[in-house]
A computed fold for a 351-nucleotide part of an RNA from Bathycoccus prasinos, annotated as small-subunit ribosomal RNA, central domain. The source organism's lineage runs through Eukaryota, Mamiellophyceae, Mamiellales, Bathycoccaceae and Bathycoccus. The RNAcentral record of the full RNA draws on SILVA.

Context: one part of a larger RNA
This record gives sequence, structure tokens and C1' cells, in this order.
RNA sequence: UUGGGCGUAAAGCGUGCGUAGGCGGGCGUAUAAGUCUGGGGUGAAAUCUUGCCGCUUAACGGUAGAAUGGCCAUUGAUACUGGGCUGUCUUGAGUGUAGAAGAGGUAAGUGGAAUUUCGUGGUGUAGCGGUGAAAUGCAUAGAUAUUAUAAAGAACAUCAGUGGCGAAGGCGGCUUACUGGUCUACAACUGACGCUGAGGCACGAAAGCGUGGGGAGCGAACAGGAUUAGAUACCCUGGUAGUCCACGCCGUAAACGAUGUCGACUAACCGUUGGGUUCUUUAUGGACUUGGUGGUGCAGUUAACGCAUUAAGUAUGACCGCCUGGGGAGUACGUCGCAAGGUUAAAACUC
Repeated sequence: UUGGGCGUAAAGCGUGCGUAGGCGGGCGUAUAAGUCUGGGGUGAAAUCUUGCCGCUUAACGGUAGAAUGGCCAUUGAUACUGGGCUGUCUUGAGUGUAGAAGAGGUAAGUGGAAUUUCGUGGUGUAGCGGUGAAAUGCAUAGAUAUUAUAAAGAACAUCAGUGGCGAAGGCGGCUUACUGGUCUACAACUGACGCUGAGGCACGAAAGCGUGGGGAGCGAACAGGAUUAGAUACCCUGGUAGUCCACGCCGUAAACGAUGUCGACUAACCGUUGGGUUCUUUAUGGACUUGGUGGUGCAGUUAACGCAUUAAGUAUGACCGCCUGGGGAGUACGUCGCAAGGUUAAAACUC
């Protein structure tokens, strides 16, 4: 390579948009490139191979055939594929009209509870705090507690829900502005305009980095107190970076459903959420249908666990990515980055 695979054994890129490429709906027409078909030419000889024959046999040789993946032009066929001309259709895809739900995004403004304050005023007196028990720590310069008021920063209790929205990361007080997507009904319009997607581009938690702000609480590092044989920890008292904002980098996560995207088909039952239709006994109701999101469970599948119309089933559906014994090694070299480091990614050698 072939083959076989990728939920958990090695293996689905973190996610999307999209270039080339690959693949692609129904009916009809012409063509005949692929495809199929008839005969023709060519495919040197030797070699290989089959029959017969010759050296006493064999090796060896002679003779006649077969074989020679094929190639060339040519006669036809037209189911499928292709390109061309079209012509047409509506079910895929999109548009329109009327509705619907939502922590989807960005910006600005704003609210209350709590916390803290070597902010301020009042009341008040000897403890407070902390733990398994303590101590470090705070406190007669009046703490803790309580009350009034001020300031600051960060996060938004209840509602809250295997609830909702988003491609993923993720998104939760309230109001306004701008803005993306989705769903339902109608079936009015376009008429295959589609799917996937190597490279490429964009987004991408936390931590970290650069510049300038901010700093209440929490809190790596660090200091002290304990525990312990020791304790560079777990527990306690403090506490810097950070956590927050603006702009710019970084580009990684158990970025997980450890399950790529799209489409088709295949028993049922029970919830929940957003629409629509309908029924009556108009009820906080039932039935049907459609888009999500959960739980059980047949067939089937799986090594098993399990999955099971939200598939891990059907299947050689379409396209992409990835795997191929352990170590060396996710390393060297190249490239990206301010750095931290990221990404692509070997080999020698060895078991």
C1' cells in the first nucleotide's frame, strides 16, 4: 500500500465560513467521450507454455500451436455516467407574507441586598477571632457587638427547571439602542441555485504576556501559627501577582456526547419546552401535528459495557479528518510567538 477500523482498546481537527477538488433531484431531446459489441491491423525473434519429433535418457535441440496486461483505426448499441443544446417540473435549497419563544451578541445607562474601610458620628465594655484542640492575629490609643451615614469595587439570592439561546468557546439583576440566528402557518415567488470541503480565513474557557487604569472580596507566591518523626502540605492568621476595565498578543483544555458534517429509512411508551390544527363536558382538559430537550425499551448492533428515530441500527449513501506494537517522542529540524510556549513533525538506536 491493500485490508480493517476511530463512544470506553491506537484513532473525529475545539468550532464555523469557504477556495480548488469529490459527489449530487424528476421528466424529455439530440450526441456517443466513458461503457458494451463485431470483424481488421499490430503486439520481431529468443524466453515462458502445450502437442509431436531428434540426439541411448536427461539437460539440449527441431517443428506446429497457445500466450503476449495491450495499442491503433473502424462497424454498431444507448441502460447508466459525462459534457452540449436545450426544454420543462417542484419534492431538495432559497425568497416572500403573517405570527412566536429565547441568560444569542455589542454598546450605553441604572437598581437593591451583601462585603470591606487607619471613613465619620452615637450607644457600650473586656474581650474578639479562630480550631479537632490551640496558637499566631486584633483589642483600654476603646476592639468585637449594635445603630445612623458616606465611599469603593465585584457579583447578581429568590424566579431557576436532565428549562431556554448560541457553530463551538459560552451566555443569568433591570432599562434602552443597534444587531445575528431559529421555529410555526400559508404554499405566493425563484427553479437544483445543493452536500462536503485539502489549503485558506475567522471565532475560540481558564491561565499567562505587553501598555495604561482599577483593586471591595477571594487569593498562586511569600511570612507567621499549628499538626507531624519530618510537613517545603492538608487546618488557621495575614498577604503580592492575579481575578475587574480598555486596547493588543497568546491559540491551548477531560475545548467531552471522550461519538465529524449532510441526507434517507427502521416497533412502541412516559415526561418537558416553543409553535400550529382540532374536539367537547370550555377545564389548571383531551386528541393530532411540527421544531427542540430528557427517560425507558423492541428489532438490529457491540468484545463487553452499552447504543437504540437526538443510533454506536440499515449501508461499500456523499465528502473530509484521523489510526496502524512499546520506547526514542509529541522530541530534533523548519515555522509562528515579546516571552511562556504553540503548531507541523521525523530518524538513528532499542525491546

Source information:
It matches the Rfam family "Bacterial small subunit ribosomal RNA". Gene Ontology terms of the family: ribosome and structural constituent of ribosome.